[in-house]
Context: one part of a larger RNA
RNA sequence: GGACGAACGCUGGCGGCGUGCCUAACACAUGCAAGUCGAACGGAGUUACUUUGAAUGCGGCUUCGGCCAAAUGAGAUUUAACUUAGAGGCGAACGGGUGAGUAACGCGUGAGCAACCUGCCUUUCAGAGGGGGACAACAGCUGGAAACGGCUGCUAAUACCGCAUAACGUAUAGAGAAGGCAUCUUUUUUGUACCAAAGAUUUUAUCGCUGAAAGAUGGGCUCGCGUUUGAUUAGAUAGUUGGUGAGGUAACGGCUCACCAAGUCAACGAUCAGUAGCCGGACUGAGAGGUUGAACGGCCACAUUGGGACUGAGAUACGGCCCAGACUCCUACGGGAGGCAGCAGUGGGGAAUAUUGGGCAAUGGGCGCAAGCCUGACCCAGCAACGCCGCGUGAAGGAAGAAGGCUUUCGGGUUGUAAACUUCUUUGUACGAGGGACGAAGAAAUGACGGUACCUCGAAAACAAGCCACGGCUAACUAUGUGCCAGCAGCCGCGGUAAUACGUAGGUGGCAAGCGUUGUCC
Numbered sequence: 001g002g003a004c005g006a007a008c009g010c011u012g013g014c015g016g017c018g019u020g021c022c023u024a025a026c027a028c029a030u031g032c033a034a035g036u037c038g039a040a041c042g043g044a045g046u047u048a049c050u051u052u053g054a055a056u057g058c059g060g061c062u063u064c065g066g067c068c069a070a071a072u073g074a075g076a077u078u079u080a081a082c083u084u085a086g087a088g089g090c091g092a093a094c095g096g097g098u099g100a101g102u103a104a105c106g107c108g109u110g111a112g113c114a115a116c117c118u119g120c121c122u123u124u125c126a127g128a129g130g131g132g133g134a135c136a137a138c139a140g141c142u143g144g145a146a147a148c149g150g151c152u153g154c155u156a157a158u159a160c161c162g163c164a165u166a167a168c169g170u171a172u173a174g175a176g177a178a179g180g181c182a183u184c185u186u187u188u189u190u191g192u193a194c195c196a197a198a199g200a201u202u203u204u205a206u207c208g209c210u211g212a213a214a215g216a217u218g219g220g221c222u223c224g225c226g227u228u229u230g231a232u233u234a235g236a237u238a239g240u241u242g243g244u245g246a247g248g249u250a251a252c253g254g255c256u257c258a259c260c261a262a263g264u265c266a267a268c269g270a271u272c273a274g275u276a277g278c279c280g281g282a283c284u285g286a287g288a289g290g291u292u293g294a295a296c297g298g299c300c301a302c303a304u305u306g307g308g309a310c311u312g313a314g315a316u317a318c319g320g321c322c323c324a325g326a327c328u329c330c331u332a333c334g335g336g337a338g339g340c341a342g343c344a345g346u347g348g349g350g351a352a353u354a355u356u357g358g359g360c361a362a363u364g365g366g367c368g369c370a371a372g373c374c375u376g377a378c379c380c381a382g383c384a385a386c387g388c389c390g391c392g393u394g395a396a397g398g399a400a401g402a403a404g405g406c407u408u409u410c411g412g413g414u415u416g417u418a419a420a421c422u423u424c425u426u427u428g429u430a431c432g433a434g435g436g437a438c439g440a441a442g443a444a445a446u447g448a449c450g451g452u453a454c455c456u457c458g459a460a461a462a463c464a465a466g467c468c469a470c471g472g473c474u475a476a477c478u479a480u481g482u483g484c485c486a487g488c489a490g491c492c493g494c495g496g497u498a499a500u501a502c503g504u505a506g507g508u509g510g511c512a513a514g515c516g517u518u519g520u521c522c
Base pairs, nucleotide, nucleotide: 001522002521003520004519006518007517008516009515010514013391014390015389016388017387018386019384020383021349026347027346028345030344031343032342035090036089037088041086043084044083045082046081047080048079051076052075055072056071059068060067061066097302098301099300106227107226108225109224110223111222112221113220116219117218121215122214123213124212125211126210127209129163131161132160138153139152140151141150142149143148169194170193171192172191173190174189175188176187177186178185179184199207200206201205228274229273230272235265236264237263240262241261242260243259244258245257246256247255277299278298279297280296281292282291283290284289304325305324306323307322308321327338328337329336330335355381357380358379359378363377364375365374366373367372394424395423396422397421404415405414406413407412428463431458432457433456434455435454439449466511467510468509469508470507471492472491473490477506478505479504480503481502487494488493
């Protein structure tokens, strides 16, 4: 000198774009953050309509027994629209947060899989025949303070289960052919065994369903190289290293198990201990390098602590389940409930870090044929000079060089064209009036931001300057107070009666809505 997710002191006009718990991965009140599909399904309900209609009965007649009967209308029924608890499908493994752990194939980079999987999507081929039994909802009974259940009975499906069909599928047996990278791989042919399906709908097209082959996308695994400090850590290791066999996995493999052998790693630093998420990048530097990993993007890990699996194409699953621990809450003491390192917000810690805001209008995501619904992702607004950038706080003229201040050798000098005064302008911001977007794609409708930005007109210099320094380094000096005191200080150093170094004032210099200080890095 540069930089900062900064903090502190003094000061503070505006706009644009960014950024904002670095500490306690501390504990959390409250609200919201993952739903959607009635075009898979059976119910229930609401409204309207069609056809009926119990009961009440304005009024009239009456032989007082009743009869006719407007109106209201329980209930039943037809059709249609809508809502939805349940059961079913898809999603919830994405998106969002954090960096505790991890020195590791975790990450980066380059390869490999002749050892693998892949829902939705795209392309192609083939198919969808015929049956069955349940369980919710519901009804009845019933337990419990609650959370939540139990028993009996009924019922639907794109829920579930057999059967048929069966190959370019899988497994296996036989016979060939080709290739390679060791195990082998590919392919032709013959036989045997096994495995599938679901319908919906404006009723005419579409959306679905099943099997197979490819693609795309996303993942899994293996390897070469690189990846912090310590030897005042020198030996470490028993599923350890390898083999055979078996199990398991999508898949290779001590991944697991039985048996056998005794290996394997290490001074080119094993093991142990400390520290740490890694990278693209960022800062600095002429570069080499050093430091760093906030924001944005990629990967990884975690979700109160530890462990476990289930479901599923995909999780060993932040807003799922089970167990154990700690903590908090409810309780009728029998038992239950919870997890903000999602967005806001609270307490606490701290030098220190924001609103319990608006909207799905855009972009993107989930579901749905769609209309649409959901979306604290996202887009916006609010707060903060936290940072960068831009603008303004007026411009020109103006000497009686006014007054005042400071100083003085008392003549003056300086503040100083500075002010006053005259003329002009109104940018910026605030003010008043009028107009008013782009972002919206499209046939139309649809804008949170927002009556915002912006434009036009009006009025008035009106509303807007501080901070630090002035001995040398280092641009900028005098007076006064103090008297080794009070104090200053980055280094040298200053202060003990004439202090350009302390305090104050005037003046000057520097930067400027900032200026200084502190901290950290180069």
Predicted 3D model of a 522-nucleotide part of an RNA (small-subunit ribosomal RNA, 5' domain) from an uncultured bacterium. The prediction has a mean pLDDT of 81. The full RNA is in RNAcentral, with records from Greengenes. Its Rfam family is "Bacterial small subunit ribosomal RNA". Gene Ontology terms of the family: structural constituent of ribosome and ribosome.